[in-house]
RNA sequence: UUUUCGAAAAGGCAAACUUAUCGAAAGAUAAGGACGCAAAGCCACGGGCCUAAAGUAUUAGUACUAAGGUAGCCGAGUCACCGAA
Numbered sequence: 001u002u003u004u005c006g007a008a009a010a011g012g013c014a015a016a017c018u019u020a021u022c023g024a025a026a027g028a029u030a031a032g033g034a035c036g037c038a039a040a041g042c043c044a045c046g047g048g049c050c051u052a053a054a055g056u057a058u059u060a061g062u063a064c065u066a067a068g069g070u071a072g073c074c075g076a077g078u079c080a081c082c083g084a085a
Base pairs, nucleotide, nucleotide: 005083006082012037013036017032018031019030020029021028022027035072041078042077045075046074047073048070049069050068055064056063057062
């Protein structure tokens, strides 16, 4: 110095919920707020999960479907603070 790993220290992020806005919805953004998180930084490539406006089918109830979403579901990729065992 690098990889693995995660004691300590300095910090960081921000679940549920509330308010406002956008959206058909899932959900997202901002403010407040902290359940937690060593990548709970970034990224939709693979898988899973959520929603179903439009579309298709229909017994007119409903069912299917992602070009939508989820990174705080997992894997992959990528950048990175500190340095005990």

Record summary
A computed fold for an 85-nucleotide RNA from Aquibacillus saliphilus, annotated as c-di-GMP-I riboswitch aptamer. Rfam family: c-di-GMP-I riboswitch aptamer. Rfam describes the family as follows. GEMM was predicted in a large-scale screen for bacterial structured RNA regulatory elements. Its mean pLDDT, the model's own confidence on a scale to 100, is 88. Lineage of the source: Bacteria > Bacillota > Bacilli > Caryophanales > Aquibacillus.